[in-house]
This is a predicted structure of a 115-nucleotide RNA (SAM riboswitch aptamer (S box leader)) from a Chloroflexota bacterium. The coordinates come from a structure-prediction model, not an experiment, and the mean pLDDT is 83. Of the family's consensus pairs, 94% are formed in the model.
RNA sequence: UGCUCAUCCAGAGAGGCUGAGGGACCGACCCUGUGACGCCUCGGCAACCGUUCAGUGAUCAGUGAUCAGUGAAGAAGGUGCCAACUUCGGCGGACGAAUGUCCGGGAGAUGAGAG
Repeated sequence: UGCUCAUCCAGAGAGGCUGAGGGACCGACCCUGUGACGCCUCGGCAACCGUUCAGUGAUCAGUGAUCAGUGAAGAAGGUGCCAACUUCGGCGGACGAAUGUCCGGGAGAUGAGAG
């Protein structure tokens, strides 16, 4: 940097430094000198990986081991996250007189895996 799979209406912020932008892109709307973004410290959320237990299936060949998926627990470790549903929309469709509502897609984010 691209690919595959899973998830994205829940949850969780204080202090210090700095000083003007930020919310991926575009539009809207919003946050922001009552201090944004970023960095550091501490704290927290969650449970993707990892951990423990239970049971299922497959394989090996043997009283177990490995792999896959399921349920429960818990949070030492690897990530991630801690304004607003991924802030809303962007493309297509259904309904509706309409503001709109819903469904799917795209894009994005995060994790895991194989490259």